[in-house]
RNA sequence: GCAGAGGGACAGGCGUUCGCUGGGCAGCAAUGUUCAGAGGAAAGUCCGGGCUCCGAAGGACGCAGUGGUGGGUAACGCCCACCGUCCGUGAGGAUCGGGAAAGUGCAACAGAAAGUAAACCGCCGAUCGAUUGCCGUUCGCGACAACCGAGGUAAGGGUGAAACGGUGCGGUAAGAGCGCACCAGCGGUUCGGGUGACCGAGCCGGCUGGGUAAACCCCAUUGGGAGCAAAGCCAAGCAGAAGGAACGGUCGCCUUCGGGCGACCACGAGCCGGUCCGGUUCGUUAUACCUUCGGGUAGGCUGCUGGAGGUGCUGAGCAAUCAGCAUCCUAGACAAAUGAACGCCCUCGACAGAACCCGGCUUAUCGUCCCUCUGCCAGU
Numbered sequence: 001g002c003a004g005a006g007g008g009a010c011a012g013g014c015g016u017u018c019g020c021u022g023g024g025c026a027g028c029a030a031u032g033u034u035c036a037g038a039g040g041a042a043a044g045u046c047c048g049g050g051c052u053c054c055g056a057a058g059g060a061c062g063c064a065g066u067g068g069u070g071g072g073u074a075a076c077g078c079c080c081a082c083c084g085u086c087c088g089u090g091a092g093g094a095u096c097g098g099g100a101a102a103g104u105g106c107a108a109c110a111g112a113a114a115g116u117a118a119a120c121c122g123c124c125g126a127u128c129g130a131u132u133g134c135c136g137u138u139c140g141c142g143a144c145a146a147c148c149g150a151g152g153u154a155a156g157g158g159u160g161a162a163a164c165g166g167u168g169c170g171g172u173a174a175g176a177g178c179g180c181a182c183c184a185g186c187g188g189u190u191c192g193g194g195u196g197a198c199c200g201a202g203c204c205g206g207c208u209g210g211g212u213a214a215a216c217c218c219c220a221u222u223g224g225g226a227g228c229a230a231a232g233c234c235a236a237g238c239a240g241a242a243g244g245a246a247c248g249g250u251c252g253c254c255u256u257c258g259g260g261c262g263a264c265c266a267c268g269a270g271c272c273g274g275u276c277c278g279g280u281u282c283g284u285u286a287u288a289c290c291u292u293c294g295g296g297u298a299g300g301c302u303g304c305u306g307g308a309g310g311u312g313c314u315g316a317g318c319a320a321u322c323a324g325c326a327u328c329c330u331a332g333a334c335a336a337a338u339g340a341a342c343g344c345c346c347u348c349g350a351c352a353g354a355a356c357c358c359g360g361c362u363u364a365u366c367g368u369c370c371c372u373c374u375g376c377c378a379g380u
């Protein structure tokens, strides 16, 4: 210099005027004054938590999520470090990464065959059988050869994304881990290293048992539901009507003798995720509960923003992160503020707009700047 890899920061600036939302101060009030006022994603609402209510959040089955190891965290499907596999010359990147030797299923077309099997071409035809030739003959047959069939084989060809280890030697009728050597894989075992995933080395076994679990399934593990229109309080207002299930019993106490209260059992209803168990509240002949129709209100306060908070320093840790100290306060609306006009400058400005709050992930984004590292070329 060229080409790359990883990470971080910023997101037009300044001034004047007029507004808008919130807080403080002054004022009886009107109002005045002063301070603050969107984002890195405020977005998608995908994951996790806080908070609130249901019930104190139970059990079994089912359903759903997660899936290498160790750590971080309030928690996670997130983050960090490491391991394995794959990609890259490299810096680095990707990883939906438990089990396919428990079972079931699936694999278009092609192919004989898509998995304890099978054989189209080919090879062989040892064994058994037929035919022919030739030789021998004790005339019964025997030996050899060719070819065919039964049969054997899975080396070679062919199909396919994928076909039951690879190379060589032996072996055989031809072949084949059938045997052997080396290599690859798998399983077992021993030793060494590591917290662990796993890694390295040795020995043994011919063990060679393909793919798919973002197919069912198995294993491990996690998950109660609804959500700030949660939820609590104040004020205001209204009108109720119709329908619905049950089974009542026993005991005790009181009694004005009509009945009432309590306990237990039974039945019915509501709530507790989908079912059951179990729990709980209410009711058993009507002021509860459920269904349908109708009526009223739709104002205010709290929740609401000080928080797993920001910044700096120190310490622990490879890191994510944690601890200590100091310091700072930084939107809080409810039809919903954060805007408009003018002027100047520049490199002419992207995606986009809070709504209970956090931690993540993902997606969108004009551009600018910075840091670390790699490869190649050239020079010293």
Base pairs, nucleotide, nucleotide: 001376002375003374004373005372006371007370008369009368010367012345013344014343015342016341017340018339020037021036022035023034024033025032026031039351043362044361046360047359048358049357050356051227052226053225054224058277059276060275061274063223064222065221066220067219068082069081070080071079072078083097084095085094086093087092098218099217103216104215105212106211120157121156122153123152124151127150128149129148131146132145133144135142136141165183166182167181168180169179170178184208185207186205187204188203189202190201191200192199193198231302232301233300234299240293241292242291243290244289248265249264250263251262252261253260254259266284267283268282269281270280271279272278309328310327311326312325313324314323315322316321346349

This is a predicted structure of a 380-nucleotide RNA (Bacterial RNase P class A) from a Planctomycetota bacterium.
It is recorded under the gene name rnpB.
The coordinates come from a structure-prediction model, not an experiment, and the mean pLDDT is 76.